[in-house]
Record summary: Predicted 3D model of a 1496-nucleotide RNA (small-subunit ribosomal RNA) from an uncultured bacterium. The sequence is in RNAcentral, with records from ENA and SILVA. It matches the Rfam family "Bacterial small subunit ribosomal RNA". Rfam links the family to the GO terms ribosome and structural constituent of ribosome.

RNA sequence: GCUUAGAGUUUGAUCCUGGCUCAGGAUGAACGCUAGCGGAACGCCUAACACAUGCAAGUCGAACGAGUUUUAUUUUGUAGCAAUACAGAAUAAAAUUAGUGGCAAACGAGCGAGUAACGCGUACUUAAUCUGCCCAAAAGUUGAGAACAACUAUAGAGAUGUAGCUAAUUCUCAAUAUGCUCACGAUGGUGAAAAUCCGAUGUGAGGAAAGAUUUAUCGCUUUUGGAGGAGGGUGCGUCCUAUCAGGUUGUUGGUGAGGUAAUAGCUCACCAAGCCUAUGACGGGUAGCCGGUCUGAGAUGAUGUCCGGCCGCGAUGGAACUGAGAUACGGUCCAUACUCCUACGGGAGGCAGCAGUGGGGAAUCUUGCACAAUGGGCGAAAGCCUGAUGCAGCGGUUCCGCGUGGAGGAUGACGCAUUACGGUGUGUAAACUCCUUCUUUGGUGGAAGACGAAUGACGGUACACCAAGAAUAAGGGACGGCUAACUACGUGCCAGCAGCCGCGGUAAUACGUAGGUCCCAAGCGUUAUCCGGAUUUACCGGGCGUAAAGUGUCCGUAGCCUGGUAUAUAAGUCUGUUUUCAAGUGCCACGACUCAAUCGUGGAAAGGGAAUAGAUACUGUAUACCUAGAGAAUAUUGGAGGUUAGUGGAAUUUCCGGUGGAGCAGUGAAAUGCGUUGAUAUCGGAAAGAACGCCGAAAGCGAAAGCAGCUAACUAUGAUAUUUCUGACGGUGAUGGACGACAGCUUGAGUAGCAAACGGGAUUAGAUACCCCCGGUAGUUCAAGCCGUAAAUUAUCCUUUGCUAGGUGUCUCCAUAACUAUUGGUAUAGCAUUUGUUAUAUCAAAAGUUAUGGAGGUGCCGUAAGUUAACACGUUAAGCAAGGCGCCUGUGUAGUAUAUUCGCAAGAAUGAAACACAAAGGGAUAGACGGGGGAACACACAAGCAGUGGAUGAUCUAGAUUAAUUGGAUACUAAGCCAAGAAUCUUACCCAGACUUGACAUGGAUUGUGUCUACGAUGAAAGUCGUAUAGCUAUAGCAAUAUAGCGCUUUUCACAGAUGGUGCAUGGUCGUCGUCAGCUCGUGCCGCAAGGUGUCUAGUUAAGUCUAGUAACGAGCGCAACCCUCAUCGUUAGUUAGUUAUGUCUAACGAGACUGCCCGCGUAAGCGGGAGGAAGGAGAGGAUGACGUCAGAUCCUCAUGCCUCUUACGUCUGGGGCUUCAUAGAUCAUACAAUGGGUAGUUACAAUGAGAAGCAAUACCGCAAGGUGGAGCAAAUCUUCAAAGCUACCCUCAGUUCGGAUUGUAGUCUGGAAUUCGACUACAUGAAGUUGGAAUUGCUAGUAAUGGUGAAUCAGCCAUGUCACCGUGAAUAUGUCCCUGUUCCUUGCACUCACCGCCCGUCAAACCAUGGGAGUUGGGGCUCUUUGAAGACUCGCUAUGCGGGUUAAGGAGAGAACCGAUGACUGGGGUUAAGUCGUAACAAGGUAACCAAGCC
Repeated sequence: GCUUAGAGUUUGAUCCUGGCUCAGGAUGAACGCUAGCGGAACGCCUAACACAUGCAAGUCGAACGAGUUUUAUUUUGUAGCAAUACAGAAUAAAAUUAGUGGCAAACGAGCGAGUAACGCGUACUUAAUCUGCCCAAAAGUUGAGAACAACUAUAGAGAUGUAGCUAAUUCUCAAUAUGCUCACGAUGGUGAAAAUCCGAUGUGAGGAAAGAUUUAUCGCUUUUGGAGGAGGGUGCGUCCUAUCAGGUUGUUGGUGAGGUAAUAGCUCACCAAGCCUAUGACGGGUAGCCGGUCUGAGAUGAUGUCCGGCCGCGAUGGAACUGAGAUACGGUCCAUACUCCUACGGGAGGCAGCAGUGGGGAAUCUUGCACAAUGGGCGAAAGCCUGAUGCAGCGGUUCCGCGUGGAGGAUGACGCAUUACGGUGUGUAAACUCCUUCUUUGGUGGAAGACGAAUGACGGUACACCAAGAAUAAGGGACGGCUAACUACGUGCCAGCAGCCGCGGUAAUACGUAGGUCCCAAGCGUUAUCCGGAUUUACCGGGCGUAAAGUGUCCGUAGCCUGGUAUAUAAGUCUGUUUUCAAGUGCCACGACUCAAUCGUGGAAAGGGAAUAGAUACUGUAUACCUAGAGAAUAUUGGAGGUUAGUGGAAUUUCCGGUGGAGCAGUGAAAUGCGUUGAUAUCGGAAAGAACGCCGAAAGCGAAAGCAGCUAACUAUGAUAUUUCUGACGGUGAUGGACGACAGCUUGAGUAGCAAACGGGAUUAGAUACCCCCGGUAGUUCAAGCCGUAAAUUAUCCUUUGCUAGGUGUCUCCAUAACUAUUGGUAUAGCAUUUGUUAUAUCAAAAGUUAUGGAGGUGCCGUAAGUUAACACGUUAAGCAAGGCGCCUGUGUAGUAUAUUCGCAAGAAUGAAACACAAAGGGAUAGACGGGGGAACACACAAGCAGUGGAUGAUCUAGAUUAAUUGGAUACUAAGCCAAGAAUCUUACCCAGACUUGACAUGGAUUGUGUCUACGAUGAAAGUCGUAUAGCUAUAGCAAUAUAGCGCUUUUCACAGAUGGUGCAUGGUCGUCGUCAGCUCGUGCCGCAAGGUGUCUAGUUAAGUCUAGUAACGAGCGCAACCCUCAUCGUUAGUUAGUUAUGUCUAACGAGACUGCCCGCGUAAGCGGGAGGAAGGAGAGGAUGACGUCAGAUCCUCAUGCCUCUUACGUCUGGGGCUUCAUAGAUCAUACAAUGGGUAGUUACAAUGAGAAGCAAUACCGCAAGGUGGAGCAAAUCUUCAAAGCUACCCUCAGUUCGGAUUGUAGUCUGGAAUUCGACUACAUGAAGUUGGAAUUGCUAGUAAUGGUGAAUCAGCCAUGUCACCGUGAAUAUGUCCCUGUUCCUUGCACUCACCGCCCGUCAAACCAUGGGAGUUGGGGCUCUUUGAAGACUCGCUAUGCGGGUUAAGGAGAGAACCGAUGACUGGGGUUAAGUCGUAACAAGGUAACCAAGCC
C1' cells in the first nucleotide's frame, strides 16, 4: 500500500443448530428470440469410428553409368550436277531424369488411446555413457580388386521373378599410424605385509581414407576439445478406495558369465532366503503430467482448450533392419480385423498431416491463395521442395471498439392504456424547424510490411481525400419476496407458472394478453459445468451434557506428548550469500496499431529446490547430575472389594398327626378355584429350596458391570503419617488383550416361592391385552463353558497437569487442645490387718466424645467471576489453559442391503447406495388443552317445590307429498323463532291471462296538443278496442299566426326494476361465552430475543373490590358509582269522590344508609355479632354488556361491492298454495280429580292499561253468541261483573256430576267473499287419559306454585303464543366441587385450524427405485493345456542353403475368480386431498414412557 458484505426458507412468535436455494465470476460451450459495422483471438470436448479425391519430403548431374531433347562443329552413307534432303557417327555445349550413390526422411505437423509410472515437476548426479551435420585444433587423403541396379532378353493380368552386361563419393583387400584402442609393463609411488594403484619418451598387437568441379573451393579419413542433442541413476512431490491386508519366485541379494553406447536380475548358471507392507504393500477404479487457466480477501478448491516444455501413440498386436539418432505416422517383415483390385493363380491399403466425406452427437469451419515474409531439408550455387508457416474464407464462439443521429419543439396532437369521468400515463417522445455524416453508397489516390540488389500471396486491402444523404441499422429478459421495476382485462386449484419460499378454488401486482415500468444492449435470456458465497470438512477457521457426535470399563504395543540443571553437537529452527525454478502468462514501466482488446521491449517481488557461511533461545541427539512427577520401603487404618468352605434364625410351601365343623379364597364388582373324601383357622412334628429383617444412612468399597445374615482361610486395593530409597522410570493410547447387568444358548444338578409362554375366569363393541383372580412350564439357584449387548447415563473420554471467592453436611486418617469414665504402677494417709480396702497425689496405658486445623473421598447450596442457544454448569466445571485418543457433518431410507470377520444358535462388529423431502432437530416463550395438581365461584350439584318425557289438543320443525306446499333459522346460541295476526291483500311460491322506458325516479331528443272527463263493447279481472269532448301563460302582431315557458301526450335514447346469487366480498344490527372479571397501555426494570414484570404472594371481596408485601410506578377500557322503578319520611301543589275537610291518593322537589356507632377478631382491608332505623352491609328490581371469540345470524328490514336477468329472474290481474299427512322432534294448553267438580249467593278485595271509521253505559229483545239503541267519554271525570277466595247445599272414589277431544244439527258476528281456510253460541255426542321408562327442565322470597286482568298486531281470527299487571302465596339450602361449566395460580405437552388437536401400524390400490433369485448373457484381465508366423539367439549338417531347439504375437480349448446387464418369483423401502381395521405415542394419552434381550 492492497484486502474480508449477505439474503430467503423449519415457528403462533423467538433464539440456536442445520440443510436446501439465490444474488457474483468463469467456459473450446449448446439451445431460444433477435441482429448494423470493424478489429483481435478461438473453433469435433462425442466414435484413438470408417474414409472417396487432391496435396502434406524431398533434393543433389559439382558422386555415377545410361537414356531423352535441343543447339553448334566435324564427319560417313544414299539420292542429286549442285544447292539440298534423308539416315547415321564423333566432339562440344545446354536442358532434363527413371536408376546407382550421398544427405534428409528420427525434424516439422497431428492426437491423448494407454500410462498412478522416475511418466511428469523440481533438484542433484553420470569417475557408468553416446553424439551425424556445425565450430576450433592436430595429422592424413597411397595402391589394388569386386559386385548389384539401370539396360537387354524372357515369364506374368499385375506386383514382380529369372538369366546376362556395366559405372561411381557403392563394396572388398593391401600399405602407412603423430595421435587412438588392447596387452605387457622398467624405474618409481602407497602399504607392516599380502597386495594394489598410477605408469614413461618402453615393448608387442590392431585398425583409415573418395573423390568432384567453372582452380577456387567443397568433400573424405584418424584423433582431441567445444556447442547443442540424447541415454541412465537418485532425493522430494504427484487422485479415490481397507466392503482390496497380506504381496513376491527373477522374486531380494551374492559369485561368475553373457549383453549394452553405458550401470543394473537387463539375461543366464549356481548359492543364500530374502525383499515390500498399516508412513497403506498387493489389488480395484479413474487419469497423459507441467508452465499455466478459472475462482477466492487469502489459505484452499477446481481445471489442463488455445500457446509453450516433457511423455506416450500412429488401424490392432508383435518384431527386428538401416542409421549418429527409430524399435520409425506418409519405411520393412509377420499375424489379426476391415476395405479395395484381380485374368482367381495372387496382390494393394492405413487422414490421431491440410482441406474434405460419411457416421456419432446438443455441438465445432474452406476439397481457398502463396512460398512475398519467418523457419526447415537438399545443393558449391542458381534453385527446388515445404497444407510448417504467412494470409484470405466461414461462425456474435469469446473479448474489445463504434454506430443506429444532434439541437430546438406543448394546442402536452392523434392513437393506445387507464380513470374517481375531472383527468392521468406513454411524452419532447412524435409531427415540425435547423444542423451533422462515424456507419452506408459512389468516385479518386494508395501504402508500410523488403534486407546491399531482385522479390508482396494478403491487396487495389488498410488508410487519405471528394460527393450524396437522417438517410441503411434495436432487441432480449424481467416487474409477489429474495431483486431494480404495476396496473387493466381474460381465466377460475382449470389452463398454466415456479431457482427457493410458493401462486391459481370469480375482484390473481405470481397464469395468459395489453399498456406502462425496470435491467442489459448487438446482444439478451435459458441449460450444463467449475469456484465463490459455504466458518457446510473449520491449517488459517467448527464441534461432541440436552441439537449429529465420548468406545460399557480397564490394561497396554506402535505412535504422539513429556519435570529441573549443565556441557557438547547443530538434525529441526533462524539469518546472510550463491545458484536454479525455459520462453510465454500474471504484476510494474515504456512503446506500436486513431483508443481498446491485441502486440512489442525492459524490469522486479513473493514462494519452492540445492549449495555454502554463520547463530544456538527453543525442539532433537549424546553425556553427566538433581528431586518437586512416578514408584518402592516402614507404620497405622478403612471398607456389602473378590474367591472358597462352613454355619444361623425368621418366613413361605409341602407332608404327618391333633382340635374343629362350613365355608375359604379373591375382587371395583364377580367368577373360575379349594372345601363334609373335613378345607380355611389353630397346635405339635418333619422336609426342602431360595432370600437375608432390624443395624441401614444424602453411608462405604470396586476400573466398570456390580457388591449386604454370621464365621474362617486365601487374595487384591485405597487413604493417612514420618523418615528412607530409586532417579523421569511419566501421560495418553490406533492394532491388540482382559473384564463386562439382564435376557439367551450348551451339558449336568436342583426347584420352596415367584413366574414369560400356555390354559381357565373376568373386563370389553371386540380384548389373541392391561388392572384383577385360579392354575402353570421354561427361567430364576448351583457347577463348567459360550454370548458381548443395555437409556452399559453424570446422556459429561482419560490424565493432573496447573490456575480461578465461598458456604454447609458426611466418611476415613492424622496433628493439636479440652473433657469423660476406666485400668495398672508408685508414694502418702486412714481402716482393717494374711492376701486387702478407701481417699489423695503422681506416672503410665488404652478407649470414647467434642472443637480447631491438614490430607483424601463423597453430597448439597450458589453467589463473585467466567461459560452457555438457552436450560443450566460453576474447585467433583460445561470456567481459563496444556497433552493424547475416540467420534460428528441435513432428515428419511437404515444400523437396513451386500461383503468380510466372530458366534452352537440367537445374533454381534464393520457398514453403504438408489430414491424421496425442504425440512428434521435443541432450548425457551405466549396460548389452548389434560380421564395433572391447588384455590375460588354459579339453581352446577346437594336440600326442596312444581314440572317435561306417557294421553288429547294447539303451534312450530324435520321428513314425505305437491303445479306450488315461498324463503330464512339447525348443539348450547334453530324449532309458540323472523311472523306484535297467511280467507283476498299480505306473498316472496304455483297455474292462467296481460304489459314492455315499464307499478316507481331523473334527464336528453322528438311528435302532437292544451289541462278535465264521460260513455260503450269485450273480459274472471288486469287489460284491450272504440266513440264523444274542449279551455294555459308571456312576448310580437290589427288579425291569422309565430316564438318561448309550463303541463299533458307520441316515438326514442340514457335508464328504471329484481324478496335473483354471494352474510365466505361488506356496513349496520343482533345472538353467545357473560354482568363472567377480566383485557390492555406509558415509562422503568429483567431477558440475545419471543416475551416477562406491573396483572405476582398473603389476606379480603359479588368484583383486577380493597389492604399489606413486592422492580416497579402510574394510567385506560371494564367492576362499582352516576340513570330509572319500588319501599319510609318531609315540603309544595292538586283536576278527579254527591259536597267540605283530611290524606293510606296523584306528582314535582328534597331527606335518608356511610360499616357512621358499640363489642370481638385482624397490621390493614375487612369479617362476625349488636343497637338504632321504613330500610344494614350491593336494601329489591331494571337499564347498562370491556379486549375479543364463534368466516355465529341476517344481501328477505335497510344500505352496499361484484356477478346475473332486461318483451323478463321486472310489473299488473284472477284463482290456488304457504292450512297437505304414514311418521319423528320441540314448546305449550287441558287433564287424569275430593287441597276436587257442580249449583246458588244483593259474597269481599285489584293493578297495569286501551279507547273516535273508537270504547260504549242505563234500558229492551234473544237460553246464548249477539241484536236494537246511543247517556257519557279524545279520559284520575265516561266505558270494563276480576278470579281464585268466602258462605250454603249436592257429588263420595267411579273412567264418575272427573276429563273434555271428536262428531252432528241449528245459529251469531266480521268481511266484497268464511268451500279449500275464521272465531264464537246453543243443543246433542262424551276418545284417550287413573300421575307417566330411560332421561331431563325451571326456581332461593313477595320467588316457585296458583288465580284472574290488560295491551300490541288486528275488519275478523286460528292467542292455549308474546309482553305486561295485580290477587293468594310456600318449601329448602348458611354446604360442596361429585356432575355441568366459569375464573386464577401451577405442572406436562410431539397441540397452535389449538384435543372435534396431533398421530402409528397392518391390509387394499397405483407408481418409483432397490435387495434376494433357478438361471441366462456379456466384459476385460489371470492361470493351465495345445498349436504357433516373422524376427532374434542358438545348435547341427551335405552350408549364398537346409533342418532342429528356445523365446514368442496370434489361434483353439479348459478353469477359478472379479465386474456388469437381464430373470419367473419374492423381500422389505419410498411416494400418492378425502379407502378398511383398530387407537400404539404426545396430558398421569387414560396400563408412565423408553433401552437391551427372550417367548407368543